[in-house]
The RNA shown here (c-di-GMP-I riboswitch aptamer) has 81 nucleotides and comes from Paenibacillus methanolicus.
Lineage of the source: Bacteria > Bacillati > Bacillota > Paenibacillaceae > Paenibacillus.
Its mean pLDDT, the model's own confidence on a scale to 100, is 76.
The sequence is in RNAcentral, with records from Rfam.

């Protein structure tokens, strides 16, 4: 450097709840654990999600959102063998 698996220190935080912020999807903070070996970081590419303003007044279009959806990068923490 690759791969599996076990051990140890410990990490992170879904759902819901609170206040705040957002047209909304959703986001922060506090609480809480459902689960995560990258459930640490990046919207580069599929994939979902939303639908403000303007308008052709109908249903999609922007802006935007999801890295806990996948793939991709790209960084980190332990042991043996």
């Nucleotide at each position: 450097a690759u791969a599996a698996u076990a051990u140890a220190u410990g990490g992170c935080a879904a759902a819901c709840u609170a206040u705040g912020c957002g047209a909304a999807a959703g986001c922060a903070u506090a609480g809480g654990a459902c689960g995560c070996a990258a459930a640490g970081c990046c919207a580069c590419g599929g994939a979902u999600c939303u639908g403000a303003a303007a308008u052709c007044c109908a249903a999609g279009u922007a802006u935007g959102a999801u890295c806990g959806c996948c793939g991709g990068g790209u960084u980190g923490c332990u042991a043996c063998a």